[in-house]
RNA sequence: GACCGGACGGUCGCUCUCGGCGUCUUUCAUAGAGGCUGAGGGAGGAAAGUCCGAACUCCGCAGAGCAGUGUGCCGGAUAACGUCCGGGAGGGUGGAUUCAAGUCCGCCCGACGGCCAGUGCCACAGAAAAUAUACCGCCCCGCUGUCGUUGUGAGCGCUCGCCCACGCGAGGGCUGACACCGGCGGCGGGGUAAGGGUGAAAAGGUGCGGUAAGAGCGCACCGCUGCCGCAGCAAUGGGGCAGGCAUGGCAAACCCCACACGGAGCAAGACCAAAUAGGGAGGGAGCGCGGCCUCGGUCGCGUACGUGUCGGCUCGGCGCGUCCAACCUCCGGGUAGGUCGCUUGAGCCCCGCAGUAAUGCGCGGCCCAGAGGAAUGACCGUCCCGCAGGAGCAAUCCCGCGGACAGAAUUCGGCUUACAGGUC
RNA sequence: GCGGGAUUGGCCGAAUGGCUUAGGCGCUGGACUGUGAAUCCAGCCACGAGAGUUCGAUUCUCUCAUCUCGCCCCA
Numbered sequence: 001g002a003c004c005g006g007a008c009g010g011u012c013g014c015u016c017u018c019g020g021c022g023u024c025u026u027u028c029a030u031a032g033a034g035g036c037u038g039a040g041g042g043a044g045g046a047a048a049g050u051c052c053g054a055a056c057u058c059c060g061c062a063g064a065g066c067a068g069u070g071u072g073c074c075g076g077a078u079a080a081c082g083u084c085c086g087g088g089a090g091g092g093u094g095g096a097u098u099c100a101a102g103u104c105c106g107c108c109c110g111a112c113g114g115c116c117a118g119u120g121c122c123a124c125a126g127a128a129a130a131u132a133u134a135c136c137g138c139c140c141c142g143c144u145g146u147c148g149u150u151g152u153g154a155g156c157g158c159u160c161g162c163c164c165a166c167g168c169g170a171g172g173g174c175u176g177a178c179a180c181c182g183g184c185g186g187c188g189g190g191g192u193a194a195g196g197g198u199g200a201a202a203a204g205g206u207g208c209g210g211u212a213a214g215a216g217c218g219c220a221c222c223g224c225u226g227c228c229g230c231a232g233c234a235a236u237g238g239g240g241c242a243g244g245c246a247u248g249g250c251a252a253a254c255c256c257c258a259c260a261c262g263g264a265g266c267a268a269g270a271c272c273a274a275a276u277a278g279g280g281a282g283g284g285a286g287c288g289c290g291g292c293c294u295c296g297g298u299c300g301c302g303u304a305c306g307u308g309u310c311g312g313c314u315c316g317g318c319g320c321g322u323c324c325a326a327c328c329u330c331c332g333g334g335u336a337g338g339u340c341g342c343u344u345g346a347g348c349c350c351c352g353c354a355g356u357a358a359u360g361c362g363c364g365g366c367c368c369a370g371a372g373g374a375a376u377g378a379c380c381g382u383c384c385c386g387c388a389g390g391a392g393c394a395a396u397c398c399c400g401c402g403g404a405c406a407g408a409a410u411u412c413g414g415c416u417u418a419c420a421g422g423u424c
Numbered sequence: 425g426c427g428g429g430a431u432u433g434g435c436c437g438a439a440u441g442g443c444u445u446a447g448g449c450g451c452u453g454g455a456c457u458g459u460g461a462a463u464c465c466a467g468c469c470a471c472g473a474g475a476g477u478u479c480g481a482u483u484c485u486c487u488c489a490u491c492u493c494g495c496c497c498c499a
Stems, first nucleotide, its partner, number of pairs: 001424004006383007014042008023033002044405001048416002051414005056265004063315004068261005073087005088112001090109008113256002118254002120250003135196002137192012150179003154175003158171005204222006223245001224243005230237002269340004279331005286303007304322007333498002347366003351362004384403004389398003425495007434449003442479001450468006472488005
């Protein structure tokens, strides 16, 4: 990841379809209710959650725009989907290879357009978090303290030798000064972003050279950018040349870009029958012209207004109405009846062909719930699976316990969640 | 079947991408009092569960669990 997830037989019971027989209501017919009998069917892989998509039905033609919702690499499948299949980038992990960075192979994975359109956030720590930086440190220069080796020279003794004395020579000690070199520091100035520290992240990475010390400063290999060309339907990958060596992260941040989107939903909707009260209250929108006429009114046209509908808004369309009132709100009233929709489906199964696959095509076979407060159950026996115990050399036997998640309600394609035990 | 809302201490009920999550009631201990109440001081106790995004999730996204509200005929 896929499949199974109790089996068989008997007795009684429930329900649906088809066939046969017959009962009640009724003038007849129709509709409905209920009975007997024969044949056949009767919960799921998730029927669940209601997360997506549709079929189907209705809405007065279902328009345009804004806002809104959803999706987001490439190619394909599908009725469609936010689903599935294949591939690619990216990430994780194991191994191999490399001085190292990196690269290659196997397995696994998500929610994968854009951060040079704009705006915003990155706490604490840290010097500094995107027009950035110097805490520690490293190097150079200047000043300065201290110690040591060596050298120079000054002062003061001491010892020895020579000498009558003055003095001369040699050695070594103490004090203190200067110079070079070196060690350990301090202050100031300059250079540095390699090393260290902080952090999830610090302005490309690794190695070598170079430098006063460092730095793409230079070189090689990766990385990035641009151009060219090859392979591929494409995403993308490999290669060549050149180059400034630069352009952090977060969009499940607001947002931008591309594409898609009428609305409701089987309590959709259709028909039949019955009953009552459109009964009461409130709100509620006009002018002009013409005709007829019982001087009240009515009909037509134009324009304005009100209202319903088209997702929320705007425009526009259509319908109804403008004082016996369209529509809205509240109080109150009636009926909770029957039939249909209701199961033949983008259906299932075997085989063959095409395709890497999802899937498609073709032949053949099958009909596999249709309730209406909601049926599909109860009992008995045998067997099966698992666990524990006992007997037996073993095969096997005896006994006890347990057998999951969980019930169709218009129907399908997916996603997600639950699941004792078993097989692959 | 369709459309909304909620879950934070024992109870009520705020806030929020960065603070051991504020406050009130309650409970425990102490102070005060002859004792008790009140008052004061101190303390205790929590983001429904899982996965993901992110440096970091109570907060954002997805899934699950539980609770709660509304809608459907004629006229």
Overview
Two RNAs folded together computationally: RNase P RNA and transfer RNA, 499 nucleotides in total. Rfam match: Bacterial RNase P class A.